[in-house]
This is a predicted complex of two RNAs, RNase P RNA and transfer RNA, with 441 nucleotides together.
It holds a member of the Rfam family "Bacterial RNase P class A". Rfam describes the family as follows. Ribonuclease P (RNase P) is a ubiquitous endoribonuclease, found in archaea, bacteria and eukarya as well as chloroplasts and mitochondria.
């Protein structure tokens, strides 16, 4: 100087004006949820998609089986997860370093494997190699083989040597896999080594499927007090309905003609308050820990709202970019112009997606010395 | 604040994991005096969008983007 790669950091700061919401103090006012004036507070790293998890609420209790989902290598952290940390094992890249949904099972079981191809799942023979037997000497036909060619994504080990009519794990050696024991190392995944075996058994479980382990539902409109209103209206159906959600079993609770529940029609309310913001919280020191994380100690309070307020603008400073001037080449000074992606609605932990700026490491090429 | 479903040529819909079609419109041509109709033909596609398993992916997986529905 060009291409990559992994990480961290910050999302402007102050002041003046104009406005904008909530609370709280006054004042106007019979009052007030109006208005005025004061004060104090007022989105993020993602608030965003809502993808996982978990707090908190209510289902009586959270019960048994089926089904149905989620998860899938090991060990650790955590309230909990599929997030994260650490590491094994696989794969991707020339490399930094990624991905790991590929990492449980294909010698339980079905299933599929297009086209080519002779065959594609209990393999098989087109060319070919080789024996017989026939001939019109071009071939033909009957067995043998799978080494060699050719099709494919995939033809049931790879190399040699023996053997053979010709061959072929038919036998041997070495090598690859795979089982099964044994020794070291490791907490463990799993890694080194060594010996038997039979020679070998295809791929696909993000196909059904088997193993394992977890997993009851709903969701702040959750749920609670409390006002208002009202007749519990009129019709049909009705013996079962309801909570447990898909189904069954259990067990609760209402009801069975004094009538549960379900439909249709008609009427009312259409407000407060609480949940709500102090909380796995946020910052700072320090310790354990490779690290997620976690333990002391110290300081902080940081919207709470209801379809929902947090702009706008001007100066002054930073901060980038570009042009001009000057330079002791480190920068200075002036001028212009940028500053993204977005916005809280019960709360947290993550993952993902959007998005400006800067700074740090390493990598690979090219060039120069 | 939860649950569904969808995205294929302009349009409106097919496709068991195995060459991505079908009618309608466009476009040529013919047939008529001229339109239509009708007949022969032709182009025309990032199967939203990115990754992934797959010998192979519109179809399976995962994660974004966009729209319909629905429930309180």
């Nucleotide at each position: 100087g060009g291409a990559g790669u992994g990480g961290g950091u910050c999302g402007g700061a102050c002041g003046g004006u104009c406005g904008c919401g909530u609370g709280c103090c006054g004042g106007u006012u019979c009052a007030u949820c109006a208005c005025c004036g004061g004060u104090a507070c007022g989105a993020g790293g993602a608030a965003a998609g809502u993808c996982c998890g978990g707090g908190c609420u209510c289902c009586a209790a959270a019960g048994g089986g089926c089904a149905g989902g989620a998860u899938g290598c090991u060990g650790g952290a955590c309230a909990a997860c599929a997030c994260c940390c650490a590491g094994u094992g696989g794969g991707a890249g020339c490399g930094a370093u990624c991905c790991u949904a590929a990492a449980g099972g294909a010698a339980a079981g079905u299933g599929c494997c297009a086209c080519a191809g002779a065959a594609a799942g209990c393999a098989g023979a087109c060319c070919g190699c080789c024996g017989g037997g026939a001939u019109c000497c071009g071939u033909c036909u009957c067995g043998g083989c799978a080494a060699g060619g050719g099709u494919g994504a995939a033809a049931g080990g790879g190399u040699g040597a023996g053997g053979u009519a010709a061959g072929a794990g038919c036998u041997c050696a070495c090598c690859a896999g795979c089982g099964c024991c044994c020794c070291c190392g490791g907490u463990g995944a799993c890694g080194g080594g060594g010996g038997c075996g039979g020679c070998u058994c295809g791929g696909u479980a993000a196909a059904c499927c088997c193993c394992a382990u977890c997993c009851g539902g709903a969701g702040c409109a959750a749920g609670g007090c409390c006002g208002c209103a009202u007749a519990g209206g009129a019709g049909a159906a009705g013996a079962g309905a309801a909570g447990c959600u898909g189904c069954c079993c259990g067990c609760u609770u209402c009801g069975c003609u004094u009538g549960a529940u379900u439909c249709u029609c008609g009427g009312g309310u259409u407000g407060g308050c609480c949940g709500c913001u102090c909380g796995a919280g946020c910052c700072g020191u320090g310790g354990a820990g490779u690290a997620a994380u976690u333990c002391a100690c110290g300081g902080c309070c940081u919207a709470g709202a209801g379809g929902a307020a947090u702009g706008a603008u001007c100066g002054u400073c930073g901060c980038g970019a570009u042009c001009c001037g000057g330079u002791u080449c480190g920068c200075c000074g002036g001028a212009u112009c940028g500053a993204a992606c977005a916005g809280g609605a019960c709360c947290c932990g993550g993952c993902u997606u959007a998005u400006g700026a800067c700074c740090c490491g390493c990598u690979c090429c090219c060039g120069u010395g | 604040u939860c649950c569904u479903c969808g995205g294929u040529a302009g349009c409106u819909c097919a496709a068991u994991g195995g060459u991505a079609g079908a009618g309608c419109a466009a476009c040529c041509g013919g047939c008529u005096g001229u339109u239509a109709a009708c007949c022969g033909g032709u182009a025309g596609g990032u199967u939203g969008c990115a990754g992934g398993u797959u010998c192979g992916a519109g179809u399976c997986c995962u994660g974004c983007c966009c729209g319909g529905g629905g429930a309180g």